[in-house]
């Protein structure tokens, strides 16, 4: 100095007028109740890293007990940790890409079944002779390393494919081919060998290969009750009519336990009342911030200080002014040629809580930091 690779934060700052909105204290007023509304002052607080998608999980509520199994449905999948859990996160391990920093990917194809168009001469259990190259007979000819026809031999070159039954190099053959050998890979066997493990490493043997696809159906393994905050819960308002049912109902399949029940149960078919209020609803949390504090490689535990950090219900968290500051741009100065100041004019991204919590994926003008990798140049 350039190109990369991971990762981590900001995305306005002040100031001043005016407004919305919760909370907590105090005051004043309406309304027929439950209770609510509306004024007014002090004090505090008001969107997000994604609030977004609705893909995972879980908190919590309901379905008596959420008990116990089997199906079915559906996740997941290499080994070890970590969380409340997961499909997340860590770290190891193997495989594939990449000079690398690093990405990405992981049960089973020999239990069945099935796909692998099209193109190729063949696409799976040993398959394939197109072109080549080689070797034998005939021919022809310009008499040679020549052309042709035929029959064998050859998948080593090439060719078609996403994929053509190992790779590299020697030798050897009429050309070739694991034919032969080394070394690579691949199987098979040992190893009180390294490792918690997944696996790595070393010895010996065979010339040895029965693709790929399971985000195909499928086997093996773990796991995993249902519906949800439009879940409930309490008040207020209204009350009946008709029919069925007895081993009926109580969980979405099924069994087993287990509860209710003869009408204040169950079902099913009209009718009235709310269609409203107040809690859930901002909550001491799997909380947040600091931390050269201990343990761990690290995910993340653990101590210790310190906070308490929106809560509406047609939907608040705003406008407007000045001024800084950041970005593009012009133009004028000035320069050590890296920039650096002044002036004017523009523009600021993706984007808005509905019960919350942990995660994933997606969306982002600009602008800042660690860390690493690799190439040139100088000393």
């Nucleotide at each position: 100095g350039a190109a990369g690779g991971g990762g981590g934060c900001c995305g306005g700052g002040c100031g001043g007028u005016c407004g919305a909105u919760c909370g907590a204290g105090g005051g004043c007023g309406a309304c027929g109740a439950c209770g609510u509304c509306g004024c007014c002052c002090u004090c505090g607080g008001u969107a997000g890293g994604a609030a977004a998608g609705u893909c995972c999980g879980g908190a919590c509520a309901c379905c008596a007990u959420a008990g116990g199994g089997c199906a079915g449905a559906g996740a997941c999948g290499g080994c070890c940790g970590c969380u409340a859990a997961c499909g997340g996160c860590g770290g190891c391990u193997c495989c594939a890409g990449g000079u690398g920093a690093c990405u990405g990917g992981g049960g089973g194809a020999a239990a069945g079944u099935g796909c692998c168009a099209c193109a190729g001469a063949a696409a799976a259990c040993g398959a394939g002779a197109c072109g080549g190259c080689c070797g034998g007979u005939c021919g022809a000819c310009u008499c040679g390393u020549u052309c042709g026809a035929u029959c064998g031999g050859u998948c080593a070159c090439g060719g078609u494919g996403a994929a053509a039954a190992g790779g590299u190099g020697a030798g050897g053959u009429a050309a070739g081919a694991g034919c032969u050998c080394a070394c690579c890979g691949g199987c098979c066997g040992c190893g009180c060998g390294c490792g918690a493990g997944a696996g790595c490493c070393g010895c010996g043997g065979c010339g040895c290969u029965c693709g790929g696809c399971a985000a195909a159906c499928c086997c093996c393994g773990u796991c995993u009750g249902g519906u949800g905050c439009a879940a409930g819960a309490c008040g207020a308002a209204a009350c009946u009519g008709g029919g069925a049912g007895c081993a009926g109902g109580g969980c979405g399949g099924c069994c087993c336990g287990u509860c209710c029940g003869a009408a204040u149960c169950u079902c099913c078919c009209g009718g009235g009342u709310a269609c409203c209020g107040u809690c859930g609803c901002a909550a001491c949390g799997a909380g947040c911030g600091u931390g050269u504090c201990g343990g761990g490689c690290a995910a993340c535990c653990g101590c210790a200080c310190g906070c308490c950090c929106a809560g509406a219900u047609g939907a608040a968290u705003g406008a407007c002014c000045g001024u800084c500051g950041c970005c593009c741009g012009a133009u004028c100065g000035c320069u050590u040629c890296g920039g650096c100041g002044a002036u004017c004019g523009g523009g600021g991204a993706c984007a808005g809580a509905a019960u919350c919590c942990g995660g994933c994926u997606u969306a982002c003008a600009g602008g800042c930091c660690c860390c690493c990798u690799c190439c040139g140049a100088c000393g």